[in-house]
RNA sequence: GGGCUCGUAGCUCAGGGGUAAGAGCGUUGCAUUGACAUUGCAAAGGUCGCUGGUUCAAGUCCAGCCGAGCCCA
Numbered sequence: 001g002g003g004c005u006c007g008u009a010g011c012u013c014a015g016g017g018g019u020a021a022g023a024g025c026g027u028u029g030c031a032u033u034g035a036c037a038u039u040g041c042a043a044a045g046g047u048c049g050c051u052g053g054u055u056c057a058a059g060u061c062c063a064g065c066c067g068a069g070c071c072c073a
Base pairs, nucleotide, nucleotide: 001072002071003070004069005068006067007066010025011024012023013022018056027043028042029041030040031039049065050064051063052062053061
């Protein structure tokens, strides 16, 4: 230098154009207990890497850039 894959919650990931973006773990509160653990219920937590484009509508499609991993040279 070229190619491929990936970037979504604190962590691991799902979602592959359509009403309000989700799960598990974690965190907080409540219930339960003599207390702890477990369990149940609830809540907080997201500019969906950045900037443009396409579209009535973009996390999703397209382009460029940034970052991570792998391959080739």

A computed fold for a 73-nucleotide RNA from a Patescibacteria group bacterium, annotated as transfer RNA. It matches the Rfam family "tRNA". Rfam describes the family as follows. Transfer RNA (tRNA) molecules are approximately 80 nucleotides in length. It is annotated as a transfer RNA. Lineage of the source: Bacteria > Bacteria candidate phyla. Its mean pLDDT, the model's own confidence on a scale to 100, is 83.